[in-house]
Formats: sequence, structure tokens, C1' cells
RNA sequence: CAGGCCGGUCGGGCGGUCGCGGUGGCCGGCGCGAGCCGGUCAUCGAGGAAAGUCCGCACUCCACAGGGCGCGGCGCCGGGGAAAGCCCGGAGCGGAGUAAUCUGCUGGCAGGGCCACAGAAACAAACCGCCGCCCUUCGGGGCGGCAAGGGUGAAACGGUGGUGUAAGAGACCACCGGCGUUCGCGGCAACGCGGGCGGCCAGGCAACCCCCGCCGGGAGCAAGGCCAAACAGGGACGAGGAAUGGCCCGUUCCAUUGAGUCCCGGGUAGGCCGCGUAGAUAGAUGAUCGCCUGAUACAGAAUGCGGCUUAUAGAUCGACCUGAGGC
Repeated sequence: CAGGCCGGUCGGGCGGUCGCGGUGGCCGGCGCGAGCCGGUCAUCGAGGAAAGUCCGCACUCCACAGGGCGCGGCGCCGGGGAAAGCCCGGAGCGGAGUAAUCUGCUGGCAGGGCCACAGAAACAAACCGCCGCCCUUCGGGGCGGCAAGGGUGAAACGGUGGUGUAAGAGACCACCGGCGUUCGCGGCAACGCGGGCGGCCAGGCAACCCCCGCCGGGAGCAAGGCCAAACAGGGACGAGGAAUGGCCCGUUCCAUUGAGUCCCGGGUAGGCCGCGUAGAUAGAUGAUCGCCUGAUACAGAAUGCGGCUUAUAGAUCGACCUGAGGC
């Protein structure tokens, strides 16, 4: 220098002009009042994901004696965390890359189920084959033994050498590999290393049932709570009440077949709270100009918080790897 890989940060800044919403002060107008409207000044006003609504929690209402059945989720180890399908570190077995690094899986020696096609057989199998005996028309056939070789398959019952045998085979032996178990050492642990023992070597799938451990009641801020017209209902009082009008009379209407006034509970319209030092429901956060070398991607709050996932132009910092070159 080029390419790569991992982690972090920012994702426009400053100023002018004009706007929008919240809060506070002052002024003005309206209203009996609560308050509403306008002006002005000050101040605050989206994100790293506000998104998807995938997990967890707070909060709210409903349900619920205790226990069981059932259903669902999670599942290596340690730490963190309120919790989580969360985060960090680690372990075992795999995969990709020259490498840095990235990435998949992970409780279970009980029981059951399944393993396409092909193949004789997919877990106690025998098609070809090998061996023995019998038969034979000499091509082969029957009975029995075997599982080394062939063939099928994603997968076929450890490997090499020997002993053994009619032929063979962990049948037996040595070494190697695996599995289980036990002891020692290291590690908090998962686990690792080493020694001993057992021929245990007969596979795979638990993201199939099942078993083990842990967790889980439901619905969601249109949750839910408070205030509360009109109309209807209930109760008490009740002989007057309303309109016109400055007031009285008068007139008109309603009423004793109960008008009218007051009270009551539930609750609709409506309002307020829930609601956040952004924050509404007429739902704000914008437009334009100049400068910054240049440029603005993905996208915009509606109960709050912790995570995950997805989208994202560009800028920038740090660690590391590979290649080439220079000193």
C1' cells in the first nucleotide's frame, strides 16, 4: 500500500428568516366561575433503530381453597441479570476459510415408534458367495453351517496382524480406535490428561412419542379508574308553575287524572386521570437561505422499561490476519 476480519462511535454542525407543539412569566380580551382565546419573552421538543410486535417485566382488570391430570415453553458449564427465545466467558463434537475469524449442534445406557429408494436383511438379516453332507441327466439341485469377500444403500454389526476352523467369525490373542466404568492429577464446573478394568463394539433419529429437571392462570392502556348533561326509572315535598314584561294586573300555555322543585342509584354523550423534565387526540418537531471541501441513508414517538430481530448512504477510531514492496 492492497485485500480481509472483529469490535466501538457518529450518523449532520453553526448562523439568519418564517412556522408548529408543550411548559412557565407578563400583557390584553371573553366568561359568575372552572377556564378559554390572542400577543410577547424565556425554555424544551424523536431514533439508533422511535420499526417488527418476537421474548421478558412493571402496571391494570378478570379468574383462582388445596392437590392432581392434561397442555405449552426452555434444556452442555460458569458468571451477570428483576426476568427472558437476554448478555459475557468457557467446554465437547462437527462445518467454512491460507489466516485473523465465522458458524451448526449439545439433559436422557428405561420403554416404544420410525429409517424413503434400492436391497435378502434397516437391527438378531443371508441374494451372490464360502464350506460340509446327500442327490445328479454333470447344467445343477436339496439339507445344514458361516458371515470373511461381492452386491444394494445416506447408513449393513470396529481396524491391522495372528490363533483357530470343513469354511469362518471378538470365537480367542496382541496392538490400535471407540464406548462404559474406576482411580490419580488439573479445572468452580462442563470437561481434559494419564493409568487400571470390562470384548461392551448391535447403527441412526428425542426438531417422533416418551422420561428427567426448571418455568408458565387469562386478557391487555380501546387495560382500567374518576366526574357526569339529556331522556327514562325510584323517593320526598307539593298547589301552583312557565312564557310575555322594568314590576303589578292582564293574556296565553301546563297542572291537582300530580305540573313544578329537591334528592337517589346505575350510567350514555362529554370531560378528566392513567400519561412519562418530547408528548397529543383538530394528533407538534417543519420550510428556506448562507457557511462548514462535499453529502444525508434507513426511518419518525402514542403506557413505560429491559432485550432480540430487521432496515441503514456515508464518516471515523482501535485490535488482528494475508499478500506485495521499501528502509
This is a predicted structure of a 327-nucleotide RNA (Bacterial RNase P class A) from a Pseudomonadota bacterium. Its Rfam family is "Bacterial RNase P class A". Gene Ontology terms of the family: tRNA processing, dimeric ribonuclease P complex and ribonuclease P activity. Model confidence (mean pLDDT): 80 of 100. The model forms 94% of the base pairs in the Rfam consensus. It is recorded under the gene name rnpB. RNAcentral holds the sequence, with entries from ENA.